């Protein structure tokens, strides 16, 4: 150098001139105006899992319903998250071992499911075939044996040698594989090893189900607090009084329902404001613990808080990158150019999306020293 697989960091830089949203400070009765300084991300997303916090509900324990985790240890405020290890399954290897991937309890507690194919798929079967008797028209037929072979499937009631047999079969032996009882090594998952049993016990629990452990709603439009004109409500007092006013029919009678002002207190909603709101399991440097996630200790920073919702818009010059052209080469010129995305209470995770740059690990392969 090229393949190839794994993890990290970054993902434009400087500057002018407009403009936008908080926060300080000055000024100004005030509207507001000048100054300074701050102002999106690694995913701000998906809201998928797990807290902080809110507010409703709740006397305590067991059960028991629903739901969700599931090797083992370890971290962690806490997890379906991380770290490291076991197994298993794949892929390399210089056979030492590496690197990837994993919903990885339990199938003698019960139920259930095995699709096509096939001769059987679960208290096994026997289609072909092999061997044996008999029959026979010589093509075969009929009875028994039998599971080694063939064939079917994802899976066919152990494998793989000798023995052994009419053929053949854990029928016998030995290895191996499983069962089961121990003993060594490990905190533990599981690892090795030594007796016993001829093998009885296929698969599927992302099927139900058995266990074990965990789980009360809710989701900042939570939730708390001041509260204006007006126009309801309710009390207290004053004043008024019906031979009156309104309403029911346009008008007259009759009839029915109804009742005013004025002060001053109480209370409840609308609009609309305040607060919740960003100082936090916080970031960063040194220092130690620890394989590692992580953890301690010390200094040090303060780094968006809106509510029609700001974080933009233009030139100028660089820098990666891409194309053309010149050029032998170094290189030069012109054109283009920078991705996915956009806070909303807030934090730890997971997923998904992402042009470009960049650094480490680890494999093989081919040159070189």
């Nucleotide at each position: 150098c090229u393949a190839g697989g794994g993890g990290g960091c970054u993902g434009g830089g400087c500057g002018g001139c407009c403009g936008c949203g908080g926060c300080u400070c000055a000024c100004g009765c005030a509207a507001g105006u000048g100054a300074g300084g701050c102002g999106a991300g690694g995913a701000a997303a998906g809201u998928c899992c797990g807290g902080g916090c809110u507010c409703c509900a709740c006397g305590g324990a067991a059960c028991g319903a629903c739901g969700g985790u599931g090797c083992c240890g370890g971290g962690u405020a806490a997890c379906g998250c991380c770290c490291g290890g076991c197994c298993a399954g794949g892929g390399g290897u210089u056979c030492g071992c590496c690197c990837c991937u994993g919903a990885g309890g339990g199938a003698c507690a019960g139920u259930g499911c095995c699709a096509c194919a096939g001769a059987a798929a679960g208290c096994a079967u026997a289609c072909c075939g092999c061997c044996c008797g008999g029959c026979u028209u010589a093509g075969g037929c009929c009875g028994g044996g039998u599971a080694a072979g063939g064939u079917c499937g994802a899976a066919a009631g152990g494998g793989u040698g000798c023995g052994g047999c009419a053929a053949g079969a854990g029928c016998g032996c030995a290895c191996c594989g499983c069962g089961u009882c121990g003993c060594u090594g490990g905190c533990a998952a599981c690892a090795g090893u030594g007796g016993c049993g001829g093998c009885a016990c296929g698969g599927c629990a992302a099927a139900c189900c058995c266990c074990a452990c965990c789980g009360g709603g809710u989701g900042c439009a939570a939730g708390a607090c001041c509260g204006a004109a007006u126009a309801g409500g309710g009390g207290c007092g004053g004043c008024a009084u019906a031979u009156g006013g309104g309403c029911c029919u346009g008008u007259u009678c009759c009839g029915g329902c109804u009742c005013g002002u004025c002060g001053c207190c109480c209370g409840g909603g609308u609009u609309g404001g305040u607060c919740g709101c960003u100082u936090g399991a916080g970031g960063c440097a040194u220092g130690g613990g620890g394989c590692a996630a992580c953890c301690c200790a010390u200094g040090u920073c303060c780094u968006a808080g809106a509510a029609g919702a700001a974080u933009g818009g233009u030139c100028g010059c660089c820098c990666a990158g891409g194309c053309g052209c010149c050029g032998c080469c170094a290189g030069g010129c012109g054109c283009u150019g920078g991705a996915c995305a956009g806070a909303a209470c807030c934090c730890g995770g997971c997923u998904u999306a992402c042009a470009g740059g960049u650094c480490c690990c680890c494999u093989a392969g081919c040159a070189u020293u």
Source information: A computed fold for a 369-nucleotide RNA from Sphingomonas sp. HDW15A, annotated as Bacterial RNase P class A. A source record names the gene rnpB. The RNAcentral record of the sequence draws on ENA and Rfam. The coordinates come from a structure-prediction model, not an experiment, and the mean pLDDT is 75. Lineage of the source: Bacteria > Pseudomonadati > Pseudomonadota > Sphingomonadaceae > Sphingomonas. It matches the Rfam family "Bacterial RNase P class A". Rfam links the family to the GO terms ribonuclease P activity, tRNA processing and dimeric ribonuclease P complex.